Predicted 3D model of a 94-nucleotide RNA (Glycine riboswitch aptamer) from Lysinibacillus sp. 2017. Of the family's consensus pairs, 91% are formed in the model. Model confidence (mean pLDDT): 78 of 100.
RNA sequence: AUGAUGGUACGGGGAGAGAACGUGAAGUCACGUCGCCGAAGGAGCAAAUAGCAAAUGCUAUGAAUCUCUCAGGCAAAAAGACUCGUAUUGGACG
Numbered sequence: 001a002u003g004a005u006g007g008u009a010c011g012g013g014g015a016g017a018g019a020a021c022g023u024g025a026a027g028u029c030a031c032g033u034c035g036c037c038g039a040a041g042g043a044g045c046a047a048a049u050a051g052c053a054a055a056u057g058c059u060a061u062g063a064a065u066c067u068c069u070c071a072g073g074c075a076a077a078a079a080g081a082c083u084c085g086u087a088u089u090g091g092a093c094g
C1' cells in the first nucleotide's frame, strides 16, 4: 500500500473406467479371479544447469493434466487434480 506469487477455511463447477465373476445366507462386507481408469497421494524424465571425461559418454539437480499404475478408483453418494467466489492469513516489486 488500488497488496504480487502463495497458505488456510467455507461455498459453486469438476472427467475417466465391470452395480464384473466365484465362495461365504450377501449388489454394498471378507477372501479369491479376470478386465479396466487417471484428476487425491506416489514414482519416472526433456530442455537447462553443475561436475567428471579423450569421447557423440557418465553422474547430480530437474516440470506437467505427459508416462507408469505402487496406492486409489470403476451405479449413486463420497472423494477428486484443476478452477471460480467469499473470508482470512501473509507481505514480494514499487
Base pairs, nucleotide, nucleotide: 006089007088008087009086010085011084012083013082018034020033021032022031023030024029035074036073037072041070042068043067044066048061049060050059051058052057